Predicted 3D model of a 118-nucleotide RNA (c-di-GMP-I-GGC riboswitch aptamer) from Candidatus Brocadia sp. Its Rfam family is "c-di-GMP-I-GGC riboswitch aptamer". Rfam links the family to the GO term cyclic-di-GMP binding. Its Rfam clan is "c-di-GMP_I riboswitch clan". The prediction has a mean pLDDT of 77. NCBI's taxonomy places the organism under Bacteria, Planctomycetota, Candidatus Brocadiales, Candidatus Brocadiaceae, Candidatus Brocadia.
RNA sequence: UACGAUAAAGGCAAACCCUGGGUGACCGGGGGACGCAAAGUAAAGGAUCUUUAAUUAAAUUUAGAGUUGGGAGUUCUGAGUCUAAAGACAGGAUUUAAAGAUAGCCUUACUGCCGAAG
Numbered sequence: 001u002a003c004g005a006u007a008a009a010g011g012c013a014a015a016c017c018c019u020g021g022g023u024g025a026c027c028g029g030g031g032g033a034c035g036c037a038a039a040g041u042a043a044a045g046g047a048u049c050u051u052u053a054a055u056u057a058a059a060u061u062u063a064g065a066g067u068u069g070g071g072a073g074u075u076c077u078g079a080g081u082c083u084a085a086a087g088a089c090a091g092g093a094u095u096u097a098a099a100g101a102u103a104g105c106c107u108u109a110c111u112g113c114c115g116a117a118g
Base pairs, nucleotide, nucleotide: 001118003115004114011036012035016031017030018029019028020027021026034104040110041109042108044107045106046105047102048101049100050099051098052097053096054095056093060086061085062084063083064082065081067079068078069077070076
């Protein structure tokens, strides 16, 4: 020291459970340990995620045309296709913007315990 022992002294604590906060991502506390040599601190860049708004298409609905099937056949009915319109509410997706979350995703910045080998 930019290195990291089957060393020593200590440290942190994933999932999950309980509890509190937040619309949410997620966060605080308690229990609990998968792991961690920065799993200490900071959202600057990327990444992922959340919310809100907008956007686009689709689902869907209605009307018309036409195809095909079934039945009790001038009629009733099922399933695709094409065209036009709607697409409010609820749910899902694309893209954009804003505001956020994650430091135990990567990079970056700052700080720090111990000490063999190299």